[in-house]
Molecule: SAM riboswitch aptamer (S box leader)
RNA sequence: AUGACAUCAAGAGAGGUGGAGGGAACAGGGCCCUGCGAAACCCGGCAACCGGCAUUAUGCGCGGUGCUAAUUCCCCCGAGUUUUUUCUCGGAAGAUGUCAA
Numbered sequence: 001a002u003g004a005c006a007u008c009a010a011g012a013g014a015g016g017u018g019g020a021g022g023g024a025a026c027a028g029g030g031c032c033c034u035g036c037g038a039a040a041c042c043c044g045g046c047a048a049c050c051g052g053c054a055u056u057a058u059g060c061g062c063g064g065u066g067c068u069a070a071u072u073c074c075c076c077c078g079a080g081u082u083u084u085u086u087c088u089c090g091g092a093a094g095a096u097g098u099c100a101a
Stems, first nucleotide, its partner, number of pairs: 002100007013043001015042003021033003028075003044068003048065004052060003072093001077090004
């Protein structure tokens, strides 16, 4: 890298280093965040999955990953709906975890 399954409207710093970008396919169209410091790293925190422990429909934050602006930020496909602005549902794609070969 591939396949399967589950979840994706909740949750989580006025910290340190750093110094200009960033917002999860590629690309595109929007709209946002950012020197009142972006990415990245450290510390802190959250608790989605797996493991562990326990007084076991629950809890712990011990371990492995993960996450820590805005619904996966929205759209981009299809159906329905709408005084054709919009709204709803489904899908595709994506992200994370677990399993498989």